[in-house]
RNA sequence: AGAGUUUGAUCCUGGCUCAGGACGAACGCUGGCGGCGUGCUUAACACAUGCAAGUCGAACGGAGGUAUUUAUUUCGGUAGAUAUCUUAGUGGCGAACGGGGGAGUAACGCGUGAGCAACCUGACCUAAAGAGGGGGAUAACAUUCGGAAACGGAUGCUAAUACCGCAUAAGACCACAUUGUCACAUGAUAUGGUCAAAGGAGCAAUCCGCUUUGGGAGGGGCUCGCGUCCCAUUAGGUAGUUGGUGAGGUAACGGCCCACCAAGCCUGCGAUGGGUAGCCGAGCUGAGAGGCUGAACGGCCACACUGGAACUGAGACACGGUCCAGACUCCUACGGGAGGCAGCAGUGGGGAAUAUUGGGCAAUGGGCGCAAGCCUGACCCAGCAACGCCGCGUGAGGGAAGAAGGUCUUCGGAUUGUAAACCUCUGUCGUCAGGGACGAAAAAAAUGACGGUACCCAAGGAGGAAGCCCCGGCUAACUACGUGCCAGCAGCCGCGGUAAUACGUAGGGGGCGAGCGUUGUCCGGAAUUACUGGGCGUAAAGGGCGUGUAGGCGGGAAUGCAAGUCAGAUGUGAAAUGCCGAGGCUUAACCUCGGAGCUGCAUCUGAAACUGUGUUUCUUGAGUGCAAGAGAGGGAAGUGGAAUUCCUAGUGUAGCGGUGAAAUGCGUAGAUAUUAGGAGGAACACCAGUGGCGAAGGCGACUUCCUGGCUUGUAACUGACACUGAGGCGCGAAAGCGUGGGGAUCAAACAGGAUUAGAUACCCUGGUAGUCCACGCCGUAAACGAUGAGUGCUAGGUGUCGGGGUAUCGACCCCCUCGGUGCCACAGCUAACGCAAUAAGCACUCCGCCUGGGGAGUACGGUCGCAAGACUGAAACUCAAAGGAAUUGACGGGGGCCCGCACAAGCGGUGGAGUAUGUGGUUUAAUUCGACGCAACGCGAAGAACCUUACCAAGGCCCCGUGACAGCCAUAGAAAUAUGGUCUUAUAGGUUUAACAUCUAUACACGGAGACAGGUGGUGCAUGGUUGUCGUCAGCUCGUGUCGUGAGAUGUUGGGUUAAGUCCCGCAACGAGCGCAACCCCUACAGCCAGUUGCCAGCACGUAAAGGUGGGAACUCUGGCAGAACUGCCGUUGACAAAACGGAGGAAGGUGGGGAUGACGUCAAAUCAUCAUGCCCCUUAUGUCUUGGGCUACACACCGUACUACAAUGGCCUGAACAGAGGGAAGCAAAACUGCGAAGUUAAGCGAAUCCCUUAAAACAGGUCCCAGUUCGGAUUGUAGGCUGCAACUCGCCUACAUGAAGUUGGAAUCGCUAGUAAUCGCAGGUCAGCAUACUGCGGUGAAUACGUUCCCGGGCCUUGUACACACCGCCCGUCA
Repeated sequence: AGAGUUUGAUCCUGGCUCAGGACGAACGCUGGCGGCGUGCUUAACACAUGCAAGUCGAACGGAGGUAUUUAUUUCGGUAGAUAUCUUAGUGGCGAACGGGGGAGUAACGCGUGAGCAACCUGACCUAAAGAGGGGGAUAACAUUCGGAAACGGAUGCUAAUACCGCAUAAGACCACAUUGUCACAUGAUAUGGUCAAAGGAGCAAUCCGCUUUGGGAGGGGCUCGCGUCCCAUUAGGUAGUUGGUGAGGUAACGGCCCACCAAGCCUGCGAUGGGUAGCCGAGCUGAGAGGCUGAACGGCCACACUGGAACUGAGACACGGUCCAGACUCCUACGGGAGGCAGCAGUGGGGAAUAUUGGGCAAUGGGCGCAAGCCUGACCCAGCAACGCCGCGUGAGGGAAGAAGGUCUUCGGAUUGUAAACCUCUGUCGUCAGGGACGAAAAAAAUGACGGUACCCAAGGAGGAAGCCCCGGCUAACUACGUGCCAGCAGCCGCGGUAAUACGUAGGGGGCGAGCGUUGUCCGGAAUUACUGGGCGUAAAGGGCGUGUAGGCGGGAAUGCAAGUCAGAUGUGAAAUGCCGAGGCUUAACCUCGGAGCUGCAUCUGAAACUGUGUUUCUUGAGUGCAAGAGAGGGAAGUGGAAUUCCUAGUGUAGCGGUGAAAUGCGUAGAUAUUAGGAGGAACACCAGUGGCGAAGGCGACUUCCUGGCUUGUAACUGACACUGAGGCGCGAAAGCGUGGGGAUCAAACAGGAUUAGAUACCCUGGUAGUCCACGCCGUAAACGAUGAGUGCUAGGUGUCGGGGUAUCGACCCCCUCGGUGCCACAGCUAACGCAAUAAGCACUCCGCCUGGGGAGUACGGUCGCAAGACUGAAACUCAAAGGAAUUGACGGGGGCCCGCACAAGCGGUGGAGUAUGUGGUUUAAUUCGACGCAACGCGAAGAACCUUACCAAGGCCCCGUGACAGCCAUAGAAAUAUGGUCUUAUAGGUUUAACAUCUAUACACGGAGACAGGUGGUGCAUGGUUGUCGUCAGCUCGUGUCGUGAGAUGUUGGGUUAAGUCCCGCAACGAGCGCAACCCCUACAGCCAGUUGCCAGCACGUAAAGGUGGGAACUCUGGCAGAACUGCCGUUGACAAAACGGAGGAAGGUGGGGAUGACGUCAAAUCAUCAUGCCCCUUAUGUCUUGGGCUACACACCGUACUACAAUGGCCUGAACAGAGGGAAGCAAAACUGCGAAGUUAAGCGAAUCCCUUAAAACAGGUCCCAGUUCGGAUUGUAGGCUGCAACUCGCCUACAUGAAGUUGGAAUCGCUAGUAAUCGCAGGUCAGCAUACUGCGGUGAAUACGUUCCCGGGCCUUGUACACACCGCCCGUCA
């Protein structure tokens, strides 16, 4: 000292939360010792029991005991004396201190400082004076009576330091009496009057007492200034009330009390009322200022069961006194009595919670006493409690094989961890034994509860002594397992839905440590009530506006005073605490001493700048006068024209009106339209202007009257008269209310028509209050510039309104200036937006208002109002946010620009039929799985009869090798090892047998080797890789610089242009990267080179024909090289650019055509079944093998994609042309022959520019059919065959013959395509044993149309709004559950 939390991110505002300290604490877990402190915060609830205030015999008379002794004696005693002890009573002093708790009290109660000329004071100190002489009683006691008791009555006796006269009076007092004198504040003094006393002890000296008075000390009483909580939703209170006179009362002043008189007194500087509370020194916290608290210790107050009252006394209205009343408890003989723990212990109760019915008067202090002494739950100690603070210990050093065990692991290791073990030591605390205090005292003796305590010494042994909380961020500290939005955690944010560092456990780690956490409370952080030290345009917050009271604040000069202010001095600010410095307990806590300080209050003295105040003065603030000026400023009366509506009359005829389109409505009884006349009400076009006026609300035709304010000029007058303004008073749009008028238009409510799913709305037709006037209420608005009023100061520029000046002959223009009203902009300010002389800048003065969101401007109370309602204005509860400004995206049935077979213009399809194929659904033992808008559905699958195959049914499988090693024992050896022994080989079967031998199976033993292998099992939301899509769309970014507090912006925007972020220009940007384009491949053209398997012009040979042969290298072609096209050239347009348009040349022209190539990213897009892979799951099975079946099922589908058609641009028959690109050895197969054919037989050639597949088809020519369900169409079915293959039943393809279904161009809707394209025709290949309407390629024939960008869809750029950011499939409101 800060941190977390609002957002995708940012800055700000703002609340919530945390880290710190403290506690008379409590609770949870744990607990070794000592010192010093502290310990009913709740029920001022009730209390059993004991103790807490007595003492004095040296005040007094008795009574009793003991000892000695005397007298007497009936020897039992009785009486007396002396000494001593005890004591009920009288008397004295004390009991008013000490101790307790804080109920009451908002008060002179407390604190602080003064005052008393308005007072008292026992004991104590000091000073002065005195104590003469008498008297009468009364307790005790005795007797007696009453009563249960408590207690009381009567009679009689007696004493005193008890009580009472008299005398004396230094002195005191003087009210009851008087008279003087001096003073004048209530005083001083003289005369006069009144008023005292007690003795006791001692042989004595003497001591202790007694009386009066003065003074002192200490204590108390009273008065005053200042300070002392919350509520105004408490605004008025008060009759002894305020004052006076007189009398009473008191120690004393005083309405303290009483009589009379007066009518005052307190209050917005908060009276009165209500709530709460003992106050302070101090304590806690804080940098301080402050805030909170008032336990312990100390001062004061008030209280003592509750309420009241006095008595005694120096002192009380009295905690352990009295009386009365009340409640409660107890005793009782029922008549009556007794009691008061908020003293110390203790009990019950209450409560989260707080101790012993302890020891001692040894110390300190107190009461009494001459003293000894007695009393003292004050006090000193001990006990209990980790309740707090402080100190100490639970061991120290060495010790790596980094042991074992635990945990984790990538299996290598890491960690626990020098930690332990082990070795060497020490002895604090505790244990036990011995010794043993200070505290005690000024001559000596005696005296210790604590206590055999502290302390010292010895012994023995590491032995008896560690826990608690936390580990996601804040906040130091991480892994594993379990759990699976469950259980749970949580101070805030938030964790947990199968890989949780946040739950639980373990290991490890962090923190503190005899404690650690939790809870509660206070301060801090919080500048989050802001005095120090905040704000109010948009975050909460300027009153709707004026006027003005109190109050606050106020111009220049001179002078006086000294209240504020400043300085000095004095007094006080108790002690303790705190701070500094010393000292004492081993240290510390704790205690003691000294010092400064205690920020305050009071008094005195001084200063005079500033504030204040008195006086004098000034003119610049303010006001007045005079001279001019502008204006929808206000009020009243009158006048005017245009328009709407209505009425009357005319003309005129079928519609009018209204809307997106309509309808309701009006109209043949004559509307609308039009002409004329009339009625009535309301509002004032143009002028008109970010023009004017007004305090605001507001004000708009013209004229007149009345009236307020403003501006300019002048400088004659006043001389600070100013500013603000709580309350108060007034004004205050619209709507609304009351009474009475008025009522043309418009128009809530209402009615009808539409719209709509509905439409209590928007639109239309009507229409009443109201709108207008007068008078009276209401008193609110986004009453806004969301910006209170006033004054001064602080760069400019440019409009506009009203004045003035300079200049000029004059009017303009220009310039200067005053007052308004706008825009732009510097400094400055601001969170930013923005404000910026009309401030939101810099300052001053005054007022109003704010303190998280919701609840709520609600409830209650009060005031106002006729009402509606207005003003004032909470709390419970609940949330962690609510909010402001700006940023980037996304979105919009916002805007602008642009593109795309996107629409449009066209051509051909799909959707209807049959079939093929895929999908859904259904079915099934199984119909394996995946793919689902575009971007799943002839997709994975470039080819399921078995296999494939993952699915279903049934069945099968669970190891191999060696039988001697190994092992064990013995011997030798350092060991390796060697030798010997032992277990040991067994069972069954077969071959062969005399046996051995050998084979198979099982068992046994050992080893490999129980570790795995395998899984098309799960999770594509754990992943890699691959792929789709937006999209071949033109975008996506970076570095440096600059701008911005920042997120970010700029660059990439703008003007043009392009297919393109393509290029040019401009520009706080300059560059760069990934994309675009180009580089690559194919194709279109020519050249050069090469010339077989391709070619053949010329030459030659040759054939029925034929590049067949020699040869040729020209052509075609093949395939390599280099070339060619670049807006290069010309013209026009354009900014002289980029570029566009047109043209020439050219095989090709503006990217020539096609392909490959896919930026940053989006969709938790697809794929765990291509592959790889984390985790989970299965392991005689979810693995693997075999057979069969299934993936081929079949009421269905507005399902998808295709094929074939519906026919004449055609079908069929015959004839006869022209390709390209591919493939071929488990292959392609010619020719020949057989078969109607599929095909078969046989077989040449060819690893291929050579041979084969290989006759291309449409087209063309000729013929036929003649518009029909046909010579169209070919489904379906039957029969007979062929081919492949182990095998064509489920379930292949092909051929021939026969059969001949639907279908006559296809609804809503929808798809593709812009040129060698669509359409149409065939060919080939891959897969493949076989199987192609699919897929991938190839060539042949070969169109139509595009005006254009309004609209649909998708996309790009700029801009705008946003309360969205999971981003419009968003957010969010209400009702119901």
Molecule: small-subunit ribosomal RNA
Organism: uncultured bacterium